[in-house]
Molecule: transfer RNA
Organism: Choristocarpus tenellus
RNA sequence: GACUUGGUAGCAUAAUGGUAAUGUUUUGGUUUGCAAAUCCAAUAAUAGGGGUUCAAGUCCCCUCCUAGUCU
Repeated sequence: GACUUGGUAGCAUAAUGGUAAUGUUUUGGUUUGCAAAUCCAAUAAUAGGGGUUCAAGUCCCCUCCUAGUCU
């Protein structure tokens, strides 16, 4: 330099263009003689910019980051 994969909550992992899901962590409550576990509730996310579309995590372009292949 060329090509390919990926970037979603503190962490991990989903999502046919149509309400962003689940587990875990954290906080509060329930329970207990005290804890743990259980149960309930809350908090928290689409790498950045632009475009297409009635509607974009998803499609297109550029940039950044990450992993890999070739030279």